[in-house]
This is a predicted structure of a 1553-nucleotide RNA (small-subunit ribosomal RNA) from an uncultured Kiritimatiellaceae bacterium. Its Rfam family is "Bacterial small subunit ribosomal RNA". RNAcentral holds the sequence, with entries from ENA and SILVA. Model confidence (mean pLDDT): 86 of 100.

């Protein structure tokens, strides 16, 4: 460049990531099975399970041309009067002798893990009927025995004596081309040995049938001559077969040794044939992934897959094994024989009880079991096999058909046209959409299927005529090989096929639709009934259940279940990994084994080339054919990665030789070090003891007790003894292989750096078993024992404290020997080399330089830290000391939990320790690193958060609201802060939703439609009645009259619901919160969630600013614009105001006027850190000036992203459910107000800062016509009566405390006003339930409030009153405003509560109100121990032994052969009997797998069970690991270890300047 060929991933641990990992899925495929469904054809395929048991028929016979017979037929010389007999010939049957064949075909896979099976090989160590090919040859006796006959036994199955006979049966002699033996030669090869040849000494064969025939022989059968068959010797040769090797082809090591014919040799049997195959001596040897266990026919192939690979071995085809279970030989070419014998077992039949008979794992079938697998069919017509000359017989091989969607495969069930689209179903937002050109309907079509007709191929053979040719031969017959006629001859099947008819006529359904993964809605249903492969769906509006409308796949089929292989790179050889995910062995020595420096030379084992042999057929793959396609079939080629042989090649690997020196070592020389073992010494402290001083204590702790102490502790002085451990030095320093090692000082002694030459010559690295070390705890056996301290005992804590704390205290702890072998034995990183940029430290040897010396630089070599570059990583990290780049060896790991456990094995005195499963469960466990959130983590910082302070709640009564309880109803919601004087800012009746009784239906209200009305509606009126209402009477329309409007009734549509569901919503609200904060574009950082901006440094009230930064910018929040307020100006001047001018009143801006102030109204200046000083880089902060006002003046409206499925379907809207003579509508009455109790919020008070009396001022902001009401009478008053102003800056409602005076004198009162009695107003249709007010009277509880708890930082909180809303009237003491008087106190953030930033940890993420562990109880499951009991395999020793070979023996019995005339003997045989060996079987004694078990041990699983809080945030006593000892339980507690502890200081390093 060209051709071929080719690998897709997805759900799923998370709040979200990125890995790591497991578990599903999406795919082809089946000898299949269940469901639902089925039309037709073609090719194929079907007992996989009990190698479980069979009923019945058939699966292996043939041959008369090998033989002698029986029986039946003909035909029959002849016999006889005839019945009949009948020699002989023919034809049929038939058993028998005898020949082949019954070893093949056919079936299944039980056993075998072996030379079975594959694959290349040997045989000089063999065998082979038929069948080819040569050669040669077939003489001549003989004696028997079945059938048959007679006779006998038995039920039968058969058996026996006698007696006859035939053969191609059987004996035995003859010839020997030859064979075999023997002996010689002569070639060869492989070690035994092979081939040839010669001598001739020795051994060995055979049978006969059928047909023709001229001449010749013979009486005749024949003989003789030819053909064919068929037998005998011997070579060859095709195909078969045996044996032997190399190599490959299961799993378990929780099977590690195993083994007496066992491994060899001499000898010998034996076999067709080597071999210890199998005997007898000798030797002692042999094998090891032996042995044992467990599985399983194996190939060709066949699924799967990119491919290496992994399963798998049905049909087909090779080969092996088996035939009822076991043993065994006969007979054969060939068998230990599928439908043969013999014995022994177990089964079934048959029996006259005395014996017999049987073997479908041939085909069809049958019963059983099973999820499941078919006809007791036709034919030998074809192919193929046996016999036979043949014709022909046999042939469940086979060839055909049935049956079965089991599979592949073809084809149908029609096909064209036909609507803004029927009818029906289904959704609808009510317009309409979908199903849908689908149907209907209207033209065609004719495939299968159906009725008729025709009709194959698969038939070439055989026979038999008749003719030709060719061998041999005289010839015929006959053999053979072509041609022509004729004859017979198809099971399937009258089928493929063809034709002709009628006719859309007979023929579609399964599964899905939440994601993976194509396909959506309705209804039902309500964690239920169900679904599910995984994630998971279902608790009222489910695309996920069912069902229905639609859809999507596929289609005579489709789904589901199993099962393989795929994905799954999830065992990794292609192609993984091991710091933290699951995994480095606790460390060294070292053995097998792996791996292994430089040069040269042979070699040819691996490797490589190139050439031949062989890898059957089928398959698969390519081309090419035949069935209309196809599928199926056929013919040719390719391939087949393999193994054998030849021949070449030497680079690399191995091997032999010879060399080197750089790896690795010794040797040497100065040094450094807590390396190790012994002995031997020293001081400090602590305890004891003995003395002396001393006196009321000490000790201990978060505070205490226990406990010592007046028999004198404690403190202190002197003395003595004991044991252990060695302050300072001392360091992230130094030695060690790890474990570990620390006072001196001596012997012993082990590695390791460093310098410099010498030698050795690759001696090396690793290292599976093995061996030796190995903290601390624990154990044995003697010591010792001061301190410390499990177990113990006390005393605190505490709901409990088996525990932290405290006072004692015993093992231990130390020594000596012997055990244990474990650990977070950690650098969680195995060991060796080698390569790969740096910086800075420390130790410990050397050099360089310095005239020498020591010192400071500088370099080299080893060790031993930190930080960081390339690179690695899933991040975190590693980073020349690697977790980079390589290569050589060991360990190891494969989802999590069950479990480092349970059985067995080793080891161990125990305590344990190596070693190491599995059932059953889970859809995860996990690792890093992100965002958040939380900590009884840290840092910084705010808030009336604490703290200071004032006043209150919380105790009284009463008001209200709520919870209970109560009821016919006490309607509903509101429920931690944020429900509770809340929705309700106005519950007698209405309201009203609740109850109870009455009553109304087209309705109390709204829109359409059809009918009806000349009555109606309205008014006015009777009754009945509690109203509502029912049920009556009386008046009364407009009109261009067509009929319309308006109205009632009637009717349909609908109206109507405070019925549910605020977890379907909308809107609004509460909150966290006026907190500062919450994102967004774009760059940048990170594999990624996300970071960065927003962090840091300062500063604010702020994420206000500044200022630095990989960020630079925006947005929504802050703040600023708004409005009220504070000052001023300016403008305007009534209802306001009245300074100045005039009038004027008892007094009053009451008039005239003013526009000066005040005041309203409008608008505008004014503050911005602007100015000055300090701090300072900014910003900005502190303090001043000036100002009415500073550093956001002070109020106020304003509430970011979002949180709380917060709150409201009863304010309103609204989606779906539910009710409709009633869940709707009306009316009376009743109830929301009940009243043992609790609670919120609140009012009045307990009084003298008061309370009563008097008196006597000062506001604001409101309201005000069905109002507000004034002067004025009236009443004690509540309030009447009245009516002036006022639609109001004009009238009217309009203060209180404060203040002056005076009384009261701490008293349950001149306090307090509950209650409660009477009497009154007022408002309403009406004040019983259930109203406010006022007068008289009554006068409760209350003398300042436990625990806790609330609001307030200034015109604030207290404290005092006005006034609006609703509203008839009020339960208003509430709620919202509004003026008056008007304070205290704030050290300061330690603490409580809320909060914002940064960081930290986590095993939390409905997020600490988190998450989680353990006993115990309860239920299931599945398992482990168990005293025994079972089944079933086997070792081993002995017993007994069937048939049966062999051997042995020979009294019995015997034709051939030998001797003999004959008797009769020899040889040989049979047969008994005796021996070995043995199947079954017994007896004892072991072993192994399984079953079952009374109790029992733990596991795991289950919605809300019980007890505690162990762990995760310093999890509240860091937490884990090993051990030991305690304890209900998680757990404590002691020793030693880890860091995979937070957090504060210190000390070192290092990094940046």
């Nucleotide at each position: 460049u060209u051709c071929u060929c080719u690998g897709a991933g997805a759900g799923u641990u998370u709040g979200a990531u990125u890995c790591u990992g497991g578990c599903u899925c999406a795919g082809a495929a089946c000898g299949a099975a269940c469901g639902c469904u089925g039309g037709c054809a073609g090719c194929g395929u079907g007992g996989a399970u009990u190698a479980g048991g069979c009923a019945u028929g058939c699966a292996a016979g043939u041959c008369g041309a090998g033989c002698g017979g029986g029986c039946g037929g003909c035909c029959g010389a002849g016999a006889g009067c005839a019945a009949u007999c009948g020699a002989g010939g023919c034809c049929g049957c038939c058993a028998g002798c005898g020949g082949c064949g019954g070893a093949a075909g056919g079936g299944c896979g039980a056993g075998g893990a072996g030379c079975g099976c594959g694959u290349g090989g040997g045989c000089a160590a063999c065998c082979u009927g038929c069948c080819c090919g040569c050669g040669g040859g077939g003489c001549g006796g003989g004696g028997a025995u079945a059938a048959c006959g007679c006779c006998g036994g038995g039920a039968a199955a058969c058996c026996g004596g006698c007696g006859c006979u035939a053969a191609u049966a059987c004996c035995g002699g003859a010839u020997g081309u030859g064979g075999c033996g023997c002996g010689g030669c002569g070639c060869c090869g492989c070690a035994u040995g092979g081939c040839g040849c010669c001598g001739c000494c020795g051994c060995c064969a055979a049978a006969g049938g059928g047909g023709g025939g001229g001449a010749c022989c013979g009486c005749g059968a024949g003989g003789c001559c030819c053909c064919c068959c068929c037998c005998c010797c011997g070579c060859g040769g095709a195909g078969g077969g045996g044996c032997c090797c190399g190599c490959g082809c299961a799993c378990c090591a929780u099977c590690a040794g195993c083994u007496a014919g066992a491994c060899g040799g001499c000898g010998g049997g034996g076999u067709g044939a080597c071999g210890g195959c199998c005997c007898a001596c000798c030797g002692u040897g042999g094998c090891u992934u032996a042995c044992g266990g467990u599985u399983a026919g194996c190939c060709g192939g066949u699924c799967u897959g990119a491919g290496a690979g992994g399963a798998c071995g049905a049909c087909c085809g090779g080969c092996c094994g088996c035939a009822c279970u076991g043993g065994g030989a006969c007979u054969g070419a060939g068998a230990c024989a599928c439908u043969g014998c013999c014995c022994a077992g177990a089964c079934u039949c048959c029996u006259a009880c005395g014996g017999g008979a049987g073997g479908c794992u041939g085909c069809a079938g049958u019963c059983g079991a099973g999820g499941a697998u078919c006809a007791u069919u036709c034919g030998c017509a074809a192919u193929g096999g046996g016999g036979g000359a043949a014709a022909c017989c046999c042939u469940g091989a086979c060839g055909a058909u049935g049956c079965g969607a089991c599979g592949c495969u073809g084809c149908g069930u029609g096909g064209a046209g036909g609507a803004u689209g029927g009818a029906g179903g289904c959704c609808c937002c009510c317009g309409g959409g979908c199903c849908g050109u689908a149907a209907a309907c209207u033209c065609c079509u004719g495939u299968c299927g159906u009725g008729g007709g025709g009709g194959g191929c698969g038939a070439g053979a055989c026979g038999c005529c008749g003719g030709c040719g060719c061998g041999g031969a005289c010839a015929a017959u006959g053999c053979g090989c072509g041609c022509g006629g004729c004859g017979c001859g198809g099971a399937c099947g009258g089928u493929a096929c063809c034709c002709c008819a009628a006719g859309a006529g007979g023929a579609a359904g399964c599964c899905a639709c939440g994601g993976c993964u194509a396909a959506c809605u309705c209804u039902g249903u309500g964690c239920c009934a169900g679904c599910a492969g995984c994630c998971g769906c279902g608790g009222u509006a489910a695309u996920a259940c069912a069902g229905a409308g639609g859809u999507g796949g596929c289609g005579a089929g489709c789904g589901u279940u199993g099962u393989u292989c795929g994905g799954a790179u999830u065992u990794a050889c292609u192609g993984g990994g091991c710091g933290u995910a699951a995994a480095g062995g606790g460390c060294g020595c070292g053995u097998a084994g792996g791996c292994g420096g430089c040069c040269g030379c042979g070699u040819g084992u691996g490797u490589c080339g190139g050439g031949u042999g062989u890898g059957a057929a089928a398959g698969c793959c390519c081309c090419g054919g035949g069935c209309c396609c196809a599928a199926c079939c056929c013919g040719g080629g390719a391939a087949g990665u393999g193994c054998g042989c030849c021949c070449g090649a030497a680079a690399c690997c191995g091997c032999g030789c010879g060399g080197c020196u750089c790896g690795a070592g010794u040797c040497c020389g100065g040094g450094a070090g807590g390396g190790g073992u012994g002995g031997c010494c020293g001081g400090a402290a602590c305890g004891c003891a003995g003395g002396g001083u001393g006196u009321a204590g000490c000790g201990g702790u978060g505070a205490a007790a226990u406990g010592c102490g007046u028999u004198g502790a404690u403190a202190u002085c002197c003395u003595g003894c004991a044991g252990a451990a060695c302050a300072c030095c001392g360091g992230a320093g130094g030695c060690g292989a790890a474990g570990g090692c620390g006072g001196g000082c001596c012997a012993c002694u082990g590695g390791g750096a460093c310098g410099u030459g010498a030698c050795u010559g690759a001696c090396g690295c690793u290292g599976a078993g093995g061996c030796g070390c190995g903290a601390a705890a624990g154990c044995g056996u003697g010591g010792g024992g001061a301190g410390c301290a499990a177990a113990c005992a006390g005393g605190a804590u505490u709901a409990g404290a088996u525990a932290c704390c405290c006072u004692g205290g015993u093992a231990g702890u130390c020594c000596a020997c012997g055990c244990c072998c474990u650990a977070a034995a950690c650098g969680g990183u195995g060991c060796g080399c080698a390569c790969u940029u740096g910086g800075c430290g420390c130790g410990g040897g050397g050099g360089g330089c310095u005239u020498u010396c020591a010192c400071c630089c500088c370099c080299c070599c080893c060790g031993u830290g930190c930080c960081g570059g390339a690179g690695c990583u899933a991040a975190c990290g590693c980073g020349u000391u690697a977790a980079g780049u390589g290569c050589g060896c060991c360990g190891c790991c494969u989802g999590g939990g069950g479990a480092g456990u349970a059985c067995g094995g080793c080891c161990g005195c125990a305590a344990g320790g190596c070693u190491a499963a599995a059932a059953c469960u889970c859809a995860a466990a996990g690792a890093a690193a992100u965002u958040g959130a939380c900590g009884g983590g840290g840092g910084c910082c705010c808030g009336c958060a604490c703290a200071a302070g004032c006043a209150g709640a919380g105790g009284a009564g009463c008001a209200u609201g709520u919870g209970g309880c109560u009821u016919a109803a006490u309607u509903c919601g509101a429920u931690g802060c944020a429900a509770c004087g809340c929705g309700a800012a106005g519950a007698a009746c209405c309201u009203u939703a609740c109850c109870c009784g009455g009553g109304c239906u087209u309705g109390a209200c709204a829109u359409g439609g059809g009918g009806c009305u000349g009555c109606a509606c309205g008014g006015c009126u009777u009754g009945c009645g509690a109203a509502a209402g029912c049920a009556g009477g009386c008046c009364u329309c407009c009109u261009u009259c067509g009929a319309g409007g308006g109205u009632g009734c009637c009717c349909c549509a609908c109206a109507g619901g405070u019925g549910c569901u605020g977890c379907a919503u909308g809107g609004c609200u509460g909150u966290c919160g006026u907190c500062a904060g919450u994102u967004c574009g774009u760059g940048c950082c990170g594999u990624g969630a996300g970071g960065u901006g927003u962090u840091u440094g300062g500063u604010u009230a702020a994420g206000u600013c500044c200022a630095g930064c990989a960020a630079c910018g925006a947005a929504c929040g802050c703040a600023a614009c708004c409005c009220c307020u504070g000052c001023g100006c300016c403008g305007u001047g009534u209802u306001g105001c009245c300074a100045g001018c005039a009038g004027g009143u008892a007094a009053a801006g009451c008039u005239g006027g003013g526009g000066a102030c005040u005041c309203g109204c409008g608008g505008c200046g004014g503050a911005c850190u602007g100015c000055c000083c300090g701090u300072u880089c900014a910003c900005a902060c502190g303090g001043g000036a000036g100002g009415a006002a500073g550093g956001u003046g002070g109020g106020g409206a304003c509430g970011a992203c979002g949180u709380c499925a917060a709150g409201u379907c009863a304010g309103u809207a609204u989606g779906g459910c539910c009710c409709u003579u009633a869940c709707g509508c009306c009316c009376g009455g009743g109830g929301c107000c009940g009243c043992a109790c609790a609670c919120g919020u609140g009012c009045u008070a307990c009084a003298a800062u008061g309370g009563c009396g008097g008196g006597c001022a000062c506001a604001g902001a409101g309201g005000g016509a069905a109002g507000c009401g004034a002067g004025g009478c009236c009443g004690c008053g509540a309030g009447g009566c009245g009516g002036a102003g006022c639609c109001a800056a004009c009238c009217c409602c309009c203060a209180a405390a404060a203040c002056c005076c005076g009384c009261c004198c701490c008293a349950g009162u001149u306090c307090g006003g509950a209650u409660c009695g009477g009497g009154g107003c007022c408002u309403g249709c009406a004040a019983c339930c259930c109203g406010g007010c006022c007068c008289c009277g009554u006068g409760a509880a209350g003398c300042c409030g436990g625990a806790u708890u609330u609001g307030c930082u200034a015109g604030u909180a207290a404290c005092g009153g006005c006034g609006c809303a609703u509203c008839a009237g009020c339960c208003a003491c509430g709620g919202c405003g509004c003026c008056g008087u008007g304070a205290a106190u704030a050290c300061g953030u330690u603490c409580c509560c809320g909060g914002g930033c940064c960081u930290u940890g986590u095993a939390c993420a409905c997020a600490c109100c988190g998450c989680c562990c353990g006993u115990c109880a309860c239920a299931u499951c599945a398992u482990g121990a168990a005293a025994g009991c079972c089944u079933u395999c086997u070792g081993c020793a002995c017993c007994c032994g069937a048939a049966g070979u062999c051997g042995g023996c020979c009294a019995g019995c015997c034709a051939a052969c030998c001797c003999g005339g004959a008797a009769g003997g020899g040889g040989g045989g049979c047969g008994c009997c005796c021996g070995c060996c043995u199947a079954a079987g017994g007896u004892g004694u072991g072993g192994g797998c399984g079953g079952u078990g009374a109790u029992u041990g733990g596991g795991a699983u289950g919605a809300a069970g019980u007890c505690g809080u162990a762990a995760c945030a310093a999890g509240g006593u860091a937490a884990c690991c090993g051990u030991u000892g305690g304890g209900g339980a998680a757990c404590c507690a002691g020793c030693g270890g880890u860091u995979g502890g937070a957090u504060c200081a210190c000390c070192u390093c290092c990094u940046u300047u």